[in-house]
Molecule: Glycine riboswitch aptamer
Organism: Synergistaceae bacterium
RNA sequence: AUGAAGGCCGCGAGAGAGACUCUCCUUUGACAUGGAGAGCGCCGAAGGGGCAAGGCCCGAAGUUCGGGCGGAAACUCUCAGGCGAAAGGAUUGCGGUCAGACG
Numbered sequence: 001a002u003g004a005a006g007g008c009c010g011c012g013a014g015a016g017a018g019a020c021u022c023u024c025c026u027u028u029g030a031c032a033u034g035g036a037g038a039g040c041g042c043c044g045a046a047g048g049g050g051c052a053a054g055g056c057c058c059g060a061a062g063u064u065c066g067g068g069c070g071g072a073a074a075c076u077c078u079c080a081g082g083c084g085a086a087a088g089g090a091u092u093g094c095g096g097u098c099a100g101a102c103g
Base pairs, nucleotide, nucleotide: 006098007097008096009095010094011093012092013091018040020039021038022037023036024035025034041083042082043081047079048077049076050075055069056068057067058066059065060064
């Protein structure tokens, strides 16, 4: 300075999956609604775990084999979280701010 990466704040967009069953509490004249627990069935986009190749090291071998380290995701797992609305929500647009790489 015509300000990279990254962080924070505000506004907006933002998917998936049972408004399932039973029990208890609250409320009500009663039902429904709301909350909690248990059960079965599901989802992946808070968070978290796992893995490839390149790379590095060691051993044997002689141009290959084995072992270890390390290692990404929107892939995968489903611990956590979620399965009407609301809330949350990876990611993203705009604005502001912190920051200060390159020049």